[in-house]
RNA sequence: CGGAGAGUAGUACAAUGGUAGUACGCGCGAUUCGGGUUCGCGUGAUCCGGGUUCGACUCCCGGCUUUCCGA
Numbered sequence: 001c002g003g004a005g006a007g008u009a010g011u012a013c014a015a016u017g018g019u020a021g022u023a024c025g026c027g028c029g030a031u032u033c034g035g036g037u038u039c040g041c042g043u044g045a046u047c048c049g050g051g052u053u054c055g056a057c058u059c060c061c062g063g064c065u066u067u068c069c070g071a
Stems, first nucleotide, its partner, number of pairs: 001070007010024004018054001025043006047063005
C1' cells in the first nucleotide's frame, strides 16, 4: 500500500428494516445462627459523522480502532 472480517450492558454473545434480548457480573430482598448454593426483583449498551426510509444494530458513503491475508 491492496483485499476481507469485526466493533452492541462491566464481560461473553444474540437480534427478518418495526418495543435492543440472554447468560455471567453488580445492587436489593427471601432462604441460613452466619456464609455459600438456590429463588425473586432491579441495574446497565448499539464505535463516530452523514445519507436512504414512515421507521436503521440491520441498507449505502466516509472516518476511527482491531484481526486476518497478500505485496